Overview: Predicted 3D model of a 557-nucleotide part of an RNA (large-subunit ribosomal RNA, domain V) from Gloiopeltis furcata. The RNAcentral record of the full RNA draws on ENA. The organism belongs to Gloiopeltis, within Eukaryota.

[in-house]
Context: one part of a larger RNA
């Protein structure tokens, strides 16, 4: 060593099952004060649906009444005519006149507010009654049975049923909708436009990168033409204090609606006057931008405003103050107008309606839940375990302020630095999602060594004993109970000691199944709810004949 045999299960990220955890993407059930619709059940009109009566309203009529501020005879609804009315006649009366008031009264006339009364007409009121619609019972005839009709009999009765059409409640039922970013996902945050850093000295440039602002103001804070130049510090007197006076300094540190930057004295800043160019048509060139779109602009025409004139003026020192398309609406126009003429409507200019704020805006219109779950997929992306890395952790060195009575280093050691491991919590997401089985026990071990103990040394602030701190050393050992699912841990009670670690937190094709982590159920707690919950709580299927490597015995060569 080669072979065969019995075995053992450490390895083949062993076998089985396109991972069920996560997450993308999608279903399907499920909920609900998502969004929209529908069954349903209400109510009301119409129709089917006729007849009578009584009241009651509505509306016209007739005829009687009715109307109160203050002043005025006094109870002045209004207005308008009027000088006389009434009776046969006179007397008397009532008005005119006066006298109060805003309005003046006798007598005619119209006409309003309320009220009774009496005719006439409707009625969509209310309540009753009738039979013939209509509904239902009962016993007959036809009829093979049933339905279905005929003409009786009783009970309702214009009701109820029906159909239409308007409402109102309506997860009972359905269709669907529930964004994206994201150093997995939720949760939180954020999403458009400005300024600055980052940003590496044209320009441009990411991150859930560092810091703000914005969603507008202003008929002057616009135009022009003229004047005018601060400000901050410090000193001195007065005062509580605002102020006030004085030197020095002197390109700007002030101001310019507003966040930053940049820019500004020739003033873009402070004051005055006249004013509206915050104009109307056309446009040459250019700048950013994939696009769409944003911006700067000379000239020419028209008719103006400042200024004496040259000239300046198409908003504002400049960069934010915003929203496509499609529908609507308003106001003007020279446009078309389905045979003409007109009109609807329809085109042009203008201008208006969006936290379409997820801001390049899917609809006019929209939330959740699944552990009863499913599918596709993904190691493009989490949770084990490996790798990287080491902030965090552990170890160890230098530095040595101190403390050690003196005396840095017998021991101990602030500060501050360097190293080193690779056992923690962590970061990344590189292998694995067509699967690498998870805590703890149990069994069975191998190994480091930064050594608990037994062996040998060296310092000591070592007298002996007992000790402290260092170096060498892995041969060997290195526990049992109680309580917890526990690793730990605390507790007791032996021992010469009860070390620390790594081995996929060793070890389920070697056991277990107490916890965790599937379906049942319950509590507390949150939820409108279906349902949650590193909250508790009682239950809950752990398959595999060994082909290779591997290691044990053993039979031959």
């Nucleotide at each position: 060593c080669u072979u065969g045999c019995a075995g053992c299960a450490a390895g083949a990220c062993g076998g089985a099952a396109a991972g069920a955890c996560c997450c993308u993407a999608g279903a399907u059930c499920c909920u609900u004060u998502a969004c929209u619709u529908c069954a349903u059940u209400u109510u009301c009109a119409u129709a089917u649906u006729g007849c009578g009566a009584a009241g009651g309203c509505u509306g016209u009529u007739u005829u009687a009444c009715u109307a109160c501020g203050u002043a005025g005879a006094a109870u002045a609804a209004g207005u308008g005519g009027g000088a006389g009315c009434a009776u046969a006649a006179a007397u008397g009366g009532c008005g005119u006149c006066u006298c109060u008031g805003a309005a003046a009264u006798a007598c005619c006339a119209c006409c309003u507010u309320g009220u009774a009364c009496u005719g006439c007409u409707g009625c969509g009121c209310u309540c009753c009654g009738c039979u013939u619609a209509c509904u239902u019972u009962u016993a007959a005839g036809u009829a093979c049975c049933a339905a279905a009709c005929u003409a009786a009999u009783a009970a309702g009765g214009a009701c109820c049923g029906u159909a239409u059409g308007a409402a109102a409640a309506a997860g009972g039922a359905a269709g669907u909708u529930u964004a994206c970013u994201u150093g997995g996902g939720a949760c939180g945050a954020g999403u458009g436009u400005c300024u600055c850093c980052u940003a590496a000295a044209u320009u441009g440039u990411a991150a859930c990168g560092g810091a703000g602002a914005u969603g507008c103001a202003c008929g002057a804070a616009g135009g022009u033409a003229g004047c005018u130049u601060u400000u901050a510090a410090u000193c001195g007197u007065u005062u509580c204090a605002a102020u006030u006076g004085a030197a020095u300094c002197g390109u700007a540190a002030c101001g310019c609606g507003u966040a930053a930057u940049g820019g500004u004295a020739u003033a873009a800043a402070a004051c005055u006057g006249c004013u509206u160019g915050a104009c109307a048509a056309u446009c040459a060139g250019a700048c950013c931008g994939a696009u769409a779109g944003g911006u700067c602009a000379a000239g020419u025409u028209g008719g103006g405003a400042c200024g004496a004139a040259a000239g300046u003026c198409a908003g504002u020192c400049a960069u934010a103050g915003u929203g496509a398309c499609c529908c609507g609406a308003u106001a003007c126009u020279u446009g078309a107008g389905a045979g003409u003429g007109g009109a609807a409507u329809c085109a042009g200019u203008a201008u208006c309606g969006u936290u379409c704020a997820a801001c390049a805006g899917a609809u006019a219109a929209a939330a959740g839940g699944a552990a009863c779950u499913c599918u596709a997929g993904g190691g493009a992306u989490a949770a084990c375990a490996g790798a990287u890395u080491c902030a965090u952790c552990g170890u160890g060195a230098c530095u040595g302020a101190g403390a050690g009575c003196u005396c840095u280093u017998a021991u101990c050691g602030a500060u501050g630095u360097c190293a080193c491991g690779g056992u923690u919590u962590g970061a990344u997401a590189c292998c694995u999602c067509g699967a690498u089985g998870u805590c703890g026990a149990c069994u069975c071990a191998u190994c480091u060594u930064a050594u608990c103990c037994u062996g040998g040394a060296a310092u000591u602030g070592a007298a002996g004993c007992a000790g402290a701190u260092u170096c060498c050393a892995a041969g060997g050992g290195u526990c049992u109970a109680g309580u917890u699912g526990u690793u730990c841990g605390c507790u007791a009670g032996u021992g010469a000691a009860a070390a620390a670690g790594a081995u996929a937190c060793g070890u389920g094709a070697g056991u277990u199944g107490g916890g965790u982590u599937c379906a049942g159920a319950a509590c507390g707690u949150c939820g409108u709810g279906a349902g949650a919950c590193a909250g508790u709580u009682c239950g809950g299927u752990c398959c595999c004949u060994a082909u290779c490597u591997g290691c044990u015995g053993u039979u031959a060569g």